Annotation:
A computed fold for a 1502-nucleotide RNA from a metagenome, annotated as small-subunit ribosomal RNA. The RNAcentral record of the sequence draws on SILVA.
RNA sequence: AGGGUUUGAUCCUGGCUCAGAAUGAACGUUGGCGGCGUGGAUUAGGCAUGCAAGUCGGACGAGAACCCUCCUUCGGGAGGGGGACAGAGGCAAACGGAGUAGUAAGGCGUAGGCGACGUACCCCCCGGACCGGGAUAGCCAAGGGAAACCUUGGGUAAUACCGGAUGAUCUCUGCGAGCAUGACCGCUUGUCGAGCAAAGGUGUGAUUCCACCAGGGGAGCGGCUUACGUAGUAUUAGCUUGUUGGUGAGGUAACGGCUCACCAAGGCGAUGAUGCUUAGGGGAUGUGAGAGCAUGAUCCCCACUACUGGGACUGAGAUACUGCCCAGACACCUACGGGUGGCUGCAGUCGAGAAUCUUCGGCAAUGGGCGCAAGCCUGACCGAGCGACGCCGCGUGCGGGAUGAAGGCCCUUGGGUUGUAAACCGCUGUCAGAGGGGAUGAAGUGCCGGUGAGCUAUCUCACCGGUUCGACAUAGCCUCAGAGGAAGCACGGGCUAAGUUCGUGCCAGCAGCCGCGGUAAUACGAACUGUGCAAACGUUAUUCGGAAUCACUGGGCUUAAAGGGUGCGUAGGCGGCUCGUUAGGUAGGGUGUGAAAGCCCCCGGCUCAACCGGGGAAUUGCGCCCUAAACCGGCGGGCUAGAGUGAGAUAGGGGUGUGUGGAACUUCCGGUGGAGCGGUGAAAUGUGUUGAUAUCGGAAGGAACGCCGGUGGCGAAAGCGACACACUGGUCUCAACUGACGCUGAGGCACGAAAGCCAGGGGAGCAAACGGGAUUAGAUACCCCGGUAGUCCUGGCCGUAAACGAUGAACACUAGCGGGGAGGAGGCUCGUCCUCUUUCCCACGGAGCAAAAGUGUUAAGUGUUCCGCCUGGGGAGUAUGGUCGCAAGGCUGAAACUCAAAGGAAUUGACGGGGGCUCACACAAGCGGUGGAGCAUGUGGCUUAAUUCGAGGCAACGCGAAGAACCUUAUCCUAGGCUUGACAUGGUGGGAUAUGUUCCCUGAAAGGGUGAACAUUGCCUUCGGGUGAGACCAUCACAGGUGCUGCAUGGCUGUCGUCAGCUCGUGUCGUGAGAUGUCGGGUUAAGUCCUUCAACGAGCGAAACCCCUGUCUCUAGUUGCCAGCAUUCAGUUGGGGACUCUAGAGAGACCGCCGGUGUUAAACCGGAGGAAGGCGGGGACGACGUCAAGUCAUCACGGCCUUUAUGCCUAGGGCUGCACACGUGCUACAAUGGGGCGUACAAAGGGACGCGAACGCGCGAGCGGGAGCAAACCUCAAAAAGCGCCUCCCAGUUCAGAUUGCAGGCUGCAAUUCGCCUGCAUGAAGCCGGAAUCGCUAGUAAUCGCAGAUCAGCUAUGCUGCGGUGAAUGUGUUCCUGAGCCUUGUACACACCGCCCGUCAAGCCACGAAAGCGGGGGGCAUCCCAAGUCGCCGCGCGAACUCGCAAGAGACGCAAGCGCCUAAGAUGAACUCCGUGAUUGGGACUAAGUCGUAACAAGGUA
Repeated sequence: AGGGUUUGAUCCUGGCUCAGAAUGAACGUUGGCGGCGUGGAUUAGGCAUGCAAGUCGGACGAGAACCCUCCUUCGGGAGGGGGACAGAGGCAAACGGAGUAGUAAGGCGUAGGCGACGUACCCCCCGGACCGGGAUAGCCAAGGGAAACCUUGGGUAAUACCGGAUGAUCUCUGCGAGCAUGACCGCUUGUCGAGCAAAGGUGUGAUUCCACCAGGGGAGCGGCUUACGUAGUAUUAGCUUGUUGGUGAGGUAACGGCUCACCAAGGCGAUGAUGCUUAGGGGAUGUGAGAGCAUGAUCCCCACUACUGGGACUGAGAUACUGCCCAGACACCUACGGGUGGCUGCAGUCGAGAAUCUUCGGCAAUGGGCGCAAGCCUGACCGAGCGACGCCGCGUGCGGGAUGAAGGCCCUUGGGUUGUAAACCGCUGUCAGAGGGGAUGAAGUGCCGGUGAGCUAUCUCACCGGUUCGACAUAGCCUCAGAGGAAGCACGGGCUAAGUUCGUGCCAGCAGCCGCGGUAAUACGAACUGUGCAAACGUUAUUCGGAAUCACUGGGCUUAAAGGGUGCGUAGGCGGCUCGUUAGGUAGGGUGUGAAAGCCCCCGGCUCAACCGGGGAAUUGCGCCCUAAACCGGCGGGCUAGAGUGAGAUAGGGGUGUGUGGAACUUCCGGUGGAGCGGUGAAAUGUGUUGAUAUCGGAAGGAACGCCGGUGGCGAAAGCGACACACUGGUCUCAACUGACGCUGAGGCACGAAAGCCAGGGGAGCAAACGGGAUUAGAUACCCCGGUAGUCCUGGCCGUAAACGAUGAACACUAGCGGGGAGGAGGCUCGUCCUCUUUCCCACGGAGCAAAAGUGUUAAGUGUUCCGCCUGGGGAGUAUGGUCGCAAGGCUGAAACUCAAAGGAAUUGACGGGGGCUCACACAAGCGGUGGAGCAUGUGGCUUAAUUCGAGGCAACGCGAAGAACCUUAUCCUAGGCUUGACAUGGUGGGAUAUGUUCCCUGAAAGGGUGAACAUUGCCUUCGGGUGAGACCAUCACAGGUGCUGCAUGGCUGUCGUCAGCUCGUGUCGUGAGAUGUCGGGUUAAGUCCUUCAACGAGCGAAACCCCUGUCUCUAGUUGCCAGCAUUCAGUUGGGGACUCUAGAGAGACCGCCGGUGUUAAACCGGAGGAAGGCGGGGACGACGUCAAGUCAUCACGGCCUUUAUGCCUAGGGCUGCACACGUGCUACAAUGGGGCGUACAAAGGGACGCGAACGCGCGAGCGGGAGCAAACCUCAAAAAGCGCCUCCCAGUUCAGAUUGCAGGCUGCAAUUCGCCUGCAUGAAGCCGGAAUCGCUAGUAAUCGCAGAUCAGCUAUGCUGCGGUGAAUGUGUUCCUGAGCCUUGUACACACCGCCCGUCAAGCCACGAAAGCGGGGGGCAUCCCAAGUCGCCGCGCGAACUCGCAAGAGACGCAAGCGCCUAAGAUGAACUCCGUGAUUGGGACUAAGUCGUAACAAGGUA
């Protein structure tokens, strides 16, 4: 610090996603030790059990067990000690501990205030404690009750309670003085009067120690109050009656509507009241560069809660977690009468949950309560236990060690890797284990003894010696043994460090995003290996970051999301020049505070670290004081450049109202006229002899205003167009007046096209709906004929538009040039002139800006101010709520769910029923065909045991196949056989088993079996033999496969296309993809050439070079040729090279010459010459690429499969099968013909397992025969059409020849399936072919025959060549098809065979509506009213005080009663939220479903 992901590629916008850090975590796999932390986040759900607050006998009475003494009738009694249980009294229990439910302000935080307050325990100072009294628990007795507990009687104590005294500097009242304040209240002080207190204990002994009382002060702790800060929501906009204030009273520690009576009518609120939802707040914590954002566990501070609700009592303090009363729910006990309880203390349990511990030890330390103290209590706390939950540390060894061991994995079989890793050798001893020994946490208290000090002292302090107290932990040290007990997890396609093999085969699975998997998966699973971290590693969840993706720092709004339709204007925000003043903002300095802990820095303590201690800094904040006065604000004075007023001038479809006009149209009336009119792509509906259309005259009606008219004008926008008049708004010019009066503008108000709505008119034309006619597969459309609302007017609604410049308003500044509208001023030569200037509207364009397109003084530039709006796509401008509207509908406006994109601009292609230019047998013009018939052949289909396989639009289909009877021939079928094999190489073992020919048995053959005969067999040899190369046998490796994959491939081939294209280097332009060059103007068959040009050059193609052919020359003449000469049946022979020909070398053609056109060019047109003229004709030659085109069956090759079979051999069958369909052909349908006879003229080829002559036989196929010829020699070989003569006479024929029969021939081992040919006989369809379609532009089409390859033969009518005869038409580019270049549009890029929309059908998901149903919440009203405070009453009750001898009375208190308030409860009417709901609505997603074709090209109706 960034990366991945939209595209064919690019730039941008924009979302999604990843890498980092963190956590009170959870889950998975794994797990050695220690230290320090941390651990119920969910049900504030329910809780068994134990413990968590007591203590004081030195305040009090009584006093069990037990001990001692004495007495005893031995039952016991008395006294003393002792002190349990309990009572009563004091203090504590309001702390500590837990939790976060409630609470959006009775809270918290920061800074202040109290002149409106309290305070037990503690400290300091001062003063004091006198005299009395009556009760009551406990206890005893009696009684009730299951229990809890209660009642009555008797009697007792106090530091309990009461009376009185004394009394102040206390309190109150009155009267003064001083201080303080803006003023009231207040503070200090003097004085008169009234009022108020106490308790003792210890001790021989108390003014002295501990307690007690009054007053003052302090510390600490509280109470109240003010300002500021403190979540979301306006789809909550109004709230409030004790409400706001006042007077008086009550109440409180204290102010206060805190409460009450009366009076007034206020108070709060867009700076968000009220309501709703959510939430304890802070110090801080996490993250971040920071600003921020998120969080509020542990620790600290504050608040609040204690089963739920209400209430008070006690007390210094509570409205009290382990106190009380009442109500409720729940639970427990019960003898059914009645009682008891509150873990949100520590443990623990159940439940719910992904999930959170021991019913532990101790008061040793720290702290707390009580106590004089000892001490007691303390689940606070200190410790231990459990959990890798977190952080930190340590270890699992160290060094050497290459036969680079074995094993594993990979492999090109050579090897590589695991890997110095192991083994092995040497060493060490951390941790854990065992044993020993041992510091510290203990300071101090108490006790004993001693010394000293404080005035005497029982009290306190200091010092010395001895002694007491450790729950828990055990450092460090020593010894022992021995590498021994201690490594995993995730990942390896990119992001992101790290790859191979196998398995799997869109399956199983993975996945954070992009995406992997359909037979070669670095992405699934496994193995090996590597990478990262390590006692952990991953996953999930959450927060911050990256995200400048809510932008304060630090974003945007023409086209990506985003400017309000326009104006006026309220609040608010902002605001010209100048002088003075102030000090609110602002700035500087000082000061107080900002708790501690934490973060940061320094130092220190645990071996280090985590952790802990000390010091500092920081805490950006708030308060107070002082200073400054530029700027902002306030106040006062002045100015005129902003703004306005005034005056003047003219241009204008600016607005409103009234009136007027002509053209056109339609209707009506009349005339002329006489058959159609109208309409369309073509028609029809319609209309017309009852007279239309057309034409003339007249009348009526409504709407709109031609020409002028113009990127001309006006208006805020919507918008405004005949003419006249009236009223009226704005602009412009001048600078006389005012003197900042300004800009913007949330809400608000007004205007606001068209359509639509309401009421009343009007209605010519046009025209939704609707009717009809067409079109069409359909046509609820486009076209046509009609036609109603509406369009028009008046009044009222609606309030929306692509209301657009897709660009808010205002002001200022920042190069120009050209045009237009309306003005002003000046000049001269006075014009249709020139110059300057104001304002409005356009076009181009520089800088700048922008992703680019573009914009560019009318900014989208540079700045300021204000408003509106945006934050991925879809869902959706939908639902719901509110509001407006008569309605239609408008405004405001979500979520669930779903996707990884959606988008903008530009680029290259491709495409278009876009455009321009150009070409091609593309069409047109012609000639001949196919499609109809028969047959041949290929294919499909069908059939079959099998009909082997491949090829599939062009570019498969007489194709692979240039020859399927067997063979060929294939995993084609049936059947029989072989298994190292039909064929290759190697290893091991054997041993002479070997090879060839002939023969035997079986068999269809192959094969199997067993011998026989003959022949042959290397090298060495001492001829006895040896050896084993080859061969053979056995066995092991392997062979073999026309098995699969042409979508794993090479090679080869087809096609676009012989189309003219395809690229590169350098330069230049562009952010970039890319562009330029290669475009433009000419020209060409051509990117051929010329020219221009930010291009200049170059390459692959085109052309040329090569071959054949056309003319000539030269050379050479055999097997070819023969003019002349000789000869002869014959170029047969002699001879000849002239000619033809053969086959080698050359020449020739280049727009070279002439004329014209053209840019002076390239080139084109015409002509001459020439065998040939503008590429002479033909061939070979095929750019970058496209079609995953074809071929694994030519061959080669990766992978897979098979191995007594998918290999090999063999026999027979099949590939030839036939209701049918298609392609390609042949032969015909006849007279330009058929038949017969006669008679000419080629070229190019083949030939030895061959071609085969003459001659003979046969009607013929053919047979016999064998000359000649390895060929310019011999032969196939006859060319045919043609030409001549004869015949046929238009017919299914003397056309045509299919089919069939008989008889033959040939090849071959073999013609049945299944060959070819001959003769005779038979004689089918067919009389020129529907829609449609093919070839061809000259030696071409058409037509005629000849040859060859393959081959035993042949299905050849095929294919490849050869020559003979030999036309017609076109000189054009409108159309069909294809192609090239330029341009344009695009939502296409698998590229139009593209993309894509909506209904319907199916599945699934979430949401809305819905008769209703169920539940929650906070209020309101009425009823009822517990406990309780307060008040009234108080006839009942009562010891203390007063009077009284007493009885009694009084005072005072209490019970009971009454009243106000009031929890819970009940009822009622509303509000609000949630859940559910038959049915219903749309939406999202889903596999190749159905119907159409809406959009993207002019998308076929923009």
Overview
Its mean pLDDT, the model's own confidence on a scale to 100, is 83.